This record gives sequence, structure tokens and C1' cells, in this order.
RNA sequence: ACUACCGAAAGGCAAAACCAGGGAAACCUGGCGACGCAAAGUCAUGGAUCCGAAGUCACCCUUAUUUUUGUGACCAGGACCGCCAGACUGCCGAA
Repeated sequence: ACUACCGAAAGGCAAAACCAGGGAAACCUGGCGACGCAAAGUCAUGGAUCCGAAGUCACCCUUAUUUUUGUGACCAGGACCGCCAGACUGCCGAA
């Protein structure tokens, strides 16, 4: 230096719950806290999953029509890389 990730040490990240804030929501940020993680570092590119304020349609309501409210479906779009792939980068170092 390369391959590789079975040991040690140093250092690192931080699930759930709870608190505060943001958001329509999924979820995010901070605090607290450790379930776990050798890429649990970065990127929503493909798939999966989740949400869906706006919009469209249907229903409900109404004597009737339209609108609002409510419910459902579709969906512009959004979220998530600690779901699986892919891309880029990377600490330690015994045997």
C1' cells in the first nucleotide's frame, strides 16, 4: 500500500418514551434518553412505505340549484436513506 471486517482501544451516531417549538399531515428541529449501529456519514436516483392542506369527482345536507361544512376516492405535491437497492466519501487497526 492492497484485500478484508472475526478481536482490542480511542473517538462517533442515537430508536422508543417524555418536554418545547415548527408543519394540514406524514414528519422535522432542539432538550432529555439509549433500543441499537462499522457507514445509523452524505444524496430522495429506482422500488417499498407513509402523508396528502390545494385541486378534481362522488356522497351527505337542501323543496330545488350553487357554495360552505362534513365523509370518501383520485391526485399535484410532500415525508422517510435507522426499509431494500444505487451513487459519493470515510475513523481505528491486533492477527
Background
The RNA shown here (c-di-GMP-I riboswitch aptamer) has 95 nucleotides and comes from a Chloroflexota bacterium. The coordinates come from a structure-prediction model, not an experiment, and the mean pLDDT is 78. Taxonomically the source falls in Chloroflexota (Bacteria, Bacillati). The model forms 95% of the base pairs in the Rfam consensus.